[in-house]
RNA sequence: GCCGGAGUAGCUCAGUGGUAGAGCAAUUGCAUGGUAAGCAGUAGGUCGGGAGUUCAAUCCUCCCCUCCGGCU
Numbered sequence: 001g002c003c004g005g006a007g008u009a010g011c012u013c014a015g016u017g018g019u020a021g022a023g024c025a026a027u028u029g030c031a032u033g034g035u036a037a038g039c040a041g042u043a044g045g046u047c048g049g050g051a052g053u054u055c056a057a058u059c060c061u062c063c064c065c066u067c068c069g070g071c072u
Stems, first nucleotide, its partner, number of pairs: 001071007010024004018055001026042005048064005
């Protein structure tokens, strides 16, 4: 330099056009003599950045950034 993959909650990941979810973690309550496990809630997101297409973009197109792999 070229090609491919990834970037979404604190962590691991779903979500392939119609206003984003799960598990774990955090937190509140229930329960217990008490703790853990368990049960019921709550909070936590400019979806890596910018532009474009569209009535509508996490999703499609272009540019840039970071990480991983391959080729030379």
Transfer RNA from a bacterium, 72 nucleotides, folded computationally. Model confidence (mean pLDDT): 82 of 100. It was read from a public genome assembly. Its Rfam family is "tRNA". Gene Ontology term of the family: triplet codon-amino acid adaptor activity. From the family's description: Transfer RNA (tRNA) molecules are approximately 80 nucleotides in length. It is annotated as a transfer RNA.